[in-house]
Context: one part of a larger RNA
Molecule: small-subunit ribosomal RNA, 3' major domain
Organism: Clostridium neuense
RNA sequence: UGACGGGGGCCCGCACAAGCAGCGGAGCAUGUGGUUUAAUUCGAAGCAACGCGAAGAACCUUACCCAGACUUGACAUCUCCUGAAUUAAUCGUAAUGGAUGAAAUCCCUUCGGGGACAGGAAGACAGGUGGUGCAUGGUUGUCGUCAGCUCGUGUCGUGAGAUGUUGGGUUAAGUCCCGCAACGAGCGCAACCCUUAUCAUUAGUUGCUAACAUUCAGUUGAGCACUCUAGUGAGACUGCCCGGGUUAACCGGGAGGAAGGUGGGGAUGACGUCAAAUCAUCAUGCCCCUUAUGUCUGGGGCUACACACGUGCUACAAUGGUGGGAACAAAAAGAUGCAAGACCGCAAGGUGGAGCUAAACUCAAAAACCCAUCCCAGUUCGGAUUGUAGGCUGAAACUCGCCUACAUGAAGCUGGAGUUGCUAGUAAUCGCAAAUCAGAAUGUUGCGGUGAAUACGUUCCCGGGCCUUGUACA
Numbered sequence: 001u002g003a004c005g006g007g008g009g010c011c012c013g014c015a016c017a018a019g020c021a022g023c024g025g026a027g028c029a030u031g032u033g034g035u036u037u038a039a040u041u042c043g044a045a046g047c048a049a050c051g052c053g054a055a056g057a058a059c060c061u062u063a064c065c066c067a068g069a070c071u072u073g074a075c076a077u078c079u080c081c082u083g084a085a086u087u088a089a090u091c092g093u094a095a096u097g098g099a100u101g102a103a104a105u106c107c108c109u110u111c112g113g114g115g116a117c118a119g120g121a122a123g124a125c126a127g128g129u130g131g132u133g134c135a136u137g138g139u140u141g142u143c144g145u146c147a148g149c150u151c152g153u154g155u156c157g158u159g160a161g162a163u164g165u166u167g168g169g170u171u172a173a174g175u176c177c178c179g180c181a182a183c184g185a186g187c188g189c190a191a192c193c194c195u196u197a198u199c200a201u202u203a204g205u206u207g208c209u210a211a212c213a214u215u216c217a218g219u220u221g222a223g224c225a226c227u228c229u230a231g232u233g234a235g236a237c238u239g240c241c242c243g244g245g246u247u248a249a250c251c252g253g254g255a256g257g258a259a260g261g262u263g264g265g266g267a268u269g270a271c272g273u274c275a276a277a278u279c280a281u282c283a284u285g286c287c288c289c290u291u292a293u294g295u296c297u298g299g300g301g302c303u304a305c306a307c308a309c310g311u312g313c314u315a316c317a318a319u320g321g322u323g324g325g326a327a328c329a330a331a332a333a334g335a336u337g338c339a340a341g342a343c344c345g346c347a348a349g350g351u352g353g354a355g356c357u358a359a360a361c362u363c364a365a366a367a368a369c370c371c372a373u374c375c376c377a378g379u380u381c382g383g384a385u386u387g388u389a390g391g392c393u394g395a396a397a398c399u400c401g402c403c404u405a406c407a408u409g410a411a412g413c414u415g416g417a418g419u420u421g422c423u424a425g426u427a428a429u430c431g432c433a434a435a436u437c438a439g440a441a442u443g444u445u446g447c448g449g450u451g452a453a454u455a456c457g458u459u460c461c462c463g464g465g466c467c468u469u470g471u472a473c474a
Base pairs, nucleotide, nucleotide: 001474002473003471004470005469007468008467009466010465011464012463013462015458016457019422020421021420022419023418026314027313028312029311030310031309032308033307034305035304042053043052064300065299066298067297068296069295070294073125077124078123079121080120081119082118083117086103087102089100090099091098106115107114108113127289128288130287131286132285136283137282138278139277140276141274143272148187149186150185151184152183153182154163155162156161167178168177169176193266194265195264196263198234199233200232201231202230203229204228207224208223209222212221213220237260240254241253242252243251244250316415320374321373322372323371324370325369333362334361337356338355342351343350344349381412386407387406388405389404390403391402392401428450429449430448431447432446433445434444
C1' cells in the first nucleotide's frame, strides 16, 4: 500500500421488511447429470453451466457409430499433355464410385499462340469440427451503469509511498459547494444519440371525414379542419414564488404546465478481477494424422431410460367450464410469397383464385361484455395415455414430424423444508406477430388489450461504496 475481521461509523440496492403472483407436490415439454449403448458427437459447471452454443437433429445438417468406396483427393496454386464447355442415353450398385458408347465443338489472335473451363499424369501440396482457451488474437460473461480508476507539476517522507481523491455539507453520481500543500488534467458520471408523452408548422395519398351532397358501406363527389403518417421546430432550465440552509451547493412546499426536478424506456459498460468462457464462428503459434484423425455414399445414432436436478407449459375449478350472440389493438411479415369472397368436408384441410411488389390486398385477435346452462362432484373440472379413421409437408414421417375427428379418459382437490420475480401502465392475466424454417415451439425476440396490492422503516440476511481500526496474511 492492499486484502481480510462472527471490529467500528456513514450510505445505497426488490437486499430485508410490507404486499401480489409463483417454484418446490401432479402430468407433460425441454435442458443437464447418471446409467445404457456399436454410437448415444462436442462444448458450457456456484452466483456468472443446465428452453445455454442450437433463430428450429426424419435425409441433409452431423462433427458420432456400422458398412461400402476414393487417394494430388470434395476445395486452392504451380508444371506437362489432351480436349470447347457441356448435354442426354444404356449397364451396374443399397448408394456414391464404376463400365459402355453417341451427339456437338467457345472467345481473343500479330495464326506462333493465349484465356476461361473440363479430363489425364507426376509431385510440391491440399485437407483435419484432431490436441493445447494454461502459448494467443478477436469476441463475450461477471463484479456493475457500481462510482470509481489514474496522471503531470509541486510539496512531505531515507524509502516503499503519501498528498491531490481526506475533512464539513450535498447528490442517482469523485454531482456540486465550502475548506485545505496543493494546483491542474485524463478515463469514467452527466449531457450530446434513439424512442415515448404535449403543441406548432410543412405535406395530404394508399390515410382521415367536421360541414354539403351521395351510398348497404368514407362507397363516391368534395375537403385536409380532426385522427394519423413523417420531416422540421418549440417545450423543462430548479427558469419563477415561499420557507430552510453557511449569503453556498442543495433540500422541502407551491404556481404555471401535456410533462417537474435525471419526466418514462433504450443504446452507451472506466482502470481492472475471475490463468472466467470460446482453438467447434473466425483467425492463429506449437504438436499430431497424411491409402487416413482427410473425402464420398447408404443405414443407424444425437430422440435410449430403474433414477436425480434445473427451466417452462397445463391444471387442480364457479372471479370457473360449456353453448350461443356481438365488439375493440399494436407491431411485424408477404412474389418458388401472403392469399379474400365462393364451394366441398364435423374438422384438420381441399378446390379455386379476386387482390396485393403492399398506409391500398392478405395473414387477422383473445381475454373483457350479454344470454343460457352446469350446482361443488375427481364433476359438463382436468386433460395425460391409448385405439381407430383421416389431413399436411417432404424422394421418404418405422426408428423419429405436426395437425384433425371419434372413442378412451390417468395423476391432480393448491403442494414439506426451502426458494424466485416484481415498486406502475409495473406484477398478474389475455391473445397477436416475427426470425429460424419444406415441415416441425409450451422456447426465444418483439407487440399491444385488461390492469392491481404494498413500501412503517434499515435491527437483521445478501451484495456493494467511502472513512477509520486490528493483523503472526501478500